[in-house]
The part of an RNA shown here (small-subunit ribosomal RNA, central domain) has 350 nucleotides and comes from an uncultured bacterium. The full RNA is in RNAcentral, with records from Greengenes. The prediction has a mean pLDDT of 89.

Context: one part of a larger RNA
């Protein structure tokens, strides 16, 4: 260095932007970088190998040759790569109109329900569990009505539903803003794809510093269960949960399936945008895009299963794996306020 794999055996970075690098569409001319033909020079010698000749064979000595897949010159050849020019419009992007949506930020506001306070009515219970006790209640509770106070999350709609790069994202209005789809025509002229470092985003939890605390709850505390019971049950109940700025950087961050492009029967739904038939409209049929499910045929697969949204049939580019255990650790380095996170091994052992 070739060759092999990454749904589930080891193995897709947690997700994008993007640098250098890879690699790039169609057509003319044109260099002649790479490429290919010829010439031509070196490419020592011995050894390898081929024919051969010496010593009675052979090791060995020795002559010729081929070879020495390379390098240099130098001629030429223009398909392809690669440079430059010139044009294209089928990639890509921009204008227009239009349209869906829990996309994301930032205010404002609603109801229902929970506690909690204050009053009214009103008496002996309430609560809890398998059954009990802790708790709460004649200082008047649980129940019920009336007013308030406060925080948090939004039944129904609602979904195999939408939307977003992944995380994720749900009363309802407004402001600001990102992103995609449809149509139907100009433009613009490969402007493209991947992407090592980088950089941004990243659930929960944790952690600073100020606020907030309805409920819910690690830890703690008490009753029970149990031989015991640091638990599971029950009554309390603090961090956190919320909020605001700053960090933290992980996760079954899963579709356990990297990104992009192309090509390969069909079948049913469903969501958005358009086109046509018929109609007063709407239901309805029937095309197209684009998305998001359930099947399946060819082909894949160790099965399982995947199947135009491929795990099929090819490219192009980055990442990763290489027996278990030791161990995603020790050591060093970078990060972090710390928790630790990230890079990332050996010896030993089986």
């Nucleotide at each position: 260095c070739u060759g092999g794999g990454c749904g589930u055996a080891a193995a897709g970075c947690g997700u994008g932007c993007g640098u250098a690098g890879g690699c790039g569409g169609c057509g003319g001319c044109u260099u002649g970088u790479g490429u290919c033909a010829g010439g031509u020079g070196u490419g020592a010698a011995a050894g390898c190998c081929c024919c051969g000749g010496g010593c009675u064979u052979a090791a060995c000595c020795u002559g010729g040759g081929u070879a020495u897949u390379g390098c240099g010159c130098u001629u030429g050849a223009a398909a392809c790569u690669a440079g430059g020019u010139c044009g294209c419009u089928a990639g890509a992007g921009u204008u227009c109109a239009u349209u869906a949506g829990a996309g994301g930020g930032g205010g404002g506001u609603g109801g229902a329900a929970u506690u909690c306070c204050a009053g009214g009515u009103g008496u002996a219970g309430c609560a809890g569990u398998g059954a009990a006790a802790u708790g709460c209640g004649u200082a008047g509770a649980g129940a019920u009505c009336u007013g308030g106070a406060g925080g948090a999350a939004c039944a129904c709609c609602g979904a195999u539903g939408g939307c977003g790069a992944a995380g994720g994202c749900a009363g309802c209005c407004c402001c600001c803003u990102g992103g995609g789809g449809u149509g139907a025509a100009a433009c613009u002229g490969a402007c493209g794809c991947u992407c090592a470092g980088g950089c941004a985003c990243g659930a929960a939890a944790g952690c600073g510093u100020g606020g907030g605390g309805a409920g819910c709850a690690a830890a703690c505390a008490g009753g029970a269960u149990u031989a015991g019971a640091u638990a599971c049950c029950c009554u309390g109940g603090u961090a956190g949960u919320c909020c605001a700025c700053g960090c933290c950087c992980u996760a079954a961050a899963c579709g356990a399936u990297g990104u992009c492009a192309a090509c390969u029967a069909g079948u049913u739904g469903u969501u958005g945008g358009g086109g046509g038939a018929a109609u007063u409209u709407a239901a309805u049929c029937u095309c197209c895009c684009a998305g998001u499910a359930a099947c399946a045929c060819a082909g894949c697969u160790a099965a399982c299963g995947c199947g135009u949204g491929a795990a099929g049939u090819u490219g192009a580019c980055c990442g990763c794996c290489u027996g278990g255990g030791g161990a995603g650790u020790a050591c060093g380095g970078c990060c972090g306020c710390a928790a630790g996170g990230u890079u990332a091994a050996a010896a030993c052992u089986c």